Predicted 3D model of a 349-nucleotide part of an RNA (small-subunit ribosomal RNA, central domain) from an uncultured bacterium. Model confidence (mean pLDDT): 90 of 100. The RNAcentral record of the full RNA draws on ENA and SILVA.
[in-house]
Context: one part of a larger RNA
RNA sequence: CUGGGCGUAAAGGGUGCGCAGGUGGUUUUAUCGGUCAGGUGUGAAAUCCCGGGGCUUAACCUCGGAAUUGCGCUUGAAACUGUAAGGCUAGAGUACUGUAGAGGGUAGUGGAAUUUCCGGUGUAGCGGUGAAAUGCGUAGAUAUCGGAAGGAACACCAGUGGCGAAGGCGACUACCUGGACAGAUACUGACACUGAGGCACGAAAGCGUGGGGAGCAAACAGGAUUAGAUACCCUGGUAGUCCACGCAGUAAACGAUGAGAACUAGCUGUUGGCCACCUUGAGUGGUUAGUAGCGCAGCUAACGCGAUAAGUUCUCCGCCUGGGGAGUACGGCCGCAAGGCUAAAACUC
Numbered sequence: 001c002u003g004g005g006c007g008u009a010a011a012g013g014g015u016g017c018g019c020a021g022g023u024g025g026u027u028u029u030a031u032c033g034g035u036c037a038g039g040u041g042u043g044a045a046a047u048c049c050c051g052g053g054g055c056u057u058a059a060c061c062u063c064g065g066a067a068u069u070g071c072g073c074u075u076g077a078a079a080c081u082g083u084a085a086g087g088c089u090a091g092a093g094u095a096c097u098g099u100a101g102a103g104g105g106u107a108g109u110g111g112a113a114u115u116u117c118c119g120g121u122g123u124a125g126c127g128g129u130g131a132a133a134u135g136c137g138u139a140g141a142u143a144u145c146g147g148a149a150g151g152a153a154c155a156c157c158a159g160u161g162g163c164g165a166a167g168g169c170g171a172c173u174a175c176c177u178g179g180a181c182a183g184a185u186a187c188u189g190a191c192a193c194u195g196a197g198g199c200a201c202g203a204a205a206g207c208g209u210g211g212g213g214a215g216c217a218a219a220c221a222g223g224a225u226u227a228g229a230u231a232c233c234c235u236g237g238u239a240g241u242c243c244a245c246g247c248a249g250u251a252a253a254c255g256a257u258g259a260g261a262a263c264u265a266g267c268u269g270u271u272g273g274c275c276a277c278c279u280u281g282a283g284u285g286g287u288u289a290g291u292a293g294c295g296c297a298g299c300u301a302a303c304g305c306g307a308u309a310a311g312u313u314c315u316c317c318g319c320c321u322g323g324g325g326a327g328u329a330c331g332g333c334c335g336c337a338a339g340g341c342u343a344a345a346a347c348u349c
Base pairs, nucleotide, nucleotide: 004320005319006318007303008302012317014201015200016199017198021194022193023192025088026087027086028085029084030083031082033081034080035077036076037075038074039073040072041071042070049065050064051063052062053061054060091191092188093187094186095185096183097182098181099180103177104176105175106174107173108172109171110154115149116148117147118146119145120144121143125136126135162169163168206247207246208245209244210243211242215241216240220236221235222234223233258316259315260314261313262312263311266294267293268292269291270290271289272288273287274286275285276284277283298305299304322349323348324347331342332341333340334339
């Protein structure tokens, strides 16, 4: 230097954008930096290796060769790679016409339900549990009817359905706005892929300031249960859950499966397009972009994966190296804090 891996054994970064870097379609010409070939100089000697010689052998000594895989100079080659110039259109992108969608943001609107308050009817219970009790109720509760207030969430539709990079997104309307897909042409002409750092986004809980507070509910209180019960069950109940702005930056952030590209039997369902065919019916066939169930080859320790690969290959990034100590200490960076990121060792089995 080469050789192993990362679905579940250790190991894919939570996700994207992207500077540097790495890699890069097809064709012509030029060049010759890389590359390759010849020549030449150097690569000390000893050592090592090969063939001889000398001590009775050997170790040892000695002669010659080889080797020293490198570097410099020089003469060439021009396929590949690089570079320069010029083309191309299969990658990528733009324009056009359509399509579907809980994609995002802001403002407004709606009905059902819970709770509270006011009024009516009405009387002794209600509530809760395995059984109870705490609790509520003759100061009139529960139930029921009418009215009002306020907050939060949007039944059915609803679907291994859809959209989004991920986190995630579900009442309705309007406005602003991102992306995807399909079709048929035209245009640009490699503009591409990946991406250390960096930047942005990032559930829930949490933090700061100010609002809001119906229901639920950590903490807390009481009642039960129990040997005990700092729990499970019950009655209450504050942060919080909601909004605005700012911070935090973590999750079993999971498909426990990084991104891009190419190739490799089939069958079935479903979502969004398009085309063709007797449009004779919600029909059949084809083609695309998703999504789901089987399955051949192949792969895999097995389970399983199987064109949405964990198959066969290429490019780039991240990560792993026995268990514990430990995702800890110390240091550094970030944070208001909580803490986050980076990240050992002794010792021990």